């Protein structure tokens, strides 16, 4: 002084559900909510999956599925 890892406090995010917008519909916004999360940030023709919708097909979706990228303070 750098780096894993654990672990405290802080500050972040918001699943189910219920209201009320919008969609054909997955599903999306906004309030409430609080299941959890250290990437629950970002990124959705040009990776993989799924989930809707068709005779067939996504050109509609989901990043809180894997991914691929970029990363916080503080005490021990």
């Nucleotide at each position: 002084a750098a780096u894993a890892u654990u672990u405290u406090u802080g500050a972040g995010c918001a699943a189910a559900g219920c209201a009320g917008a919008c969609g054909a519909a997955a599903g999306c916004c906004u309030g409430u909510g609080a299941c959890g999360c250290a990437a629950a940030g970002c990124u959705a023709g040009a990776g993989g999956g799924c989930c809707u919708g068709u005779a067939a097909a996504a050109u509609g979706g989901c990043a809180g599925c894997c991914a691929g990228u970029u990363g916080c303070a503080u005490g021990a």
Molecule: c-di-GMP-I riboswitch aptamer
Organism: Dorea sp. AF36-15AT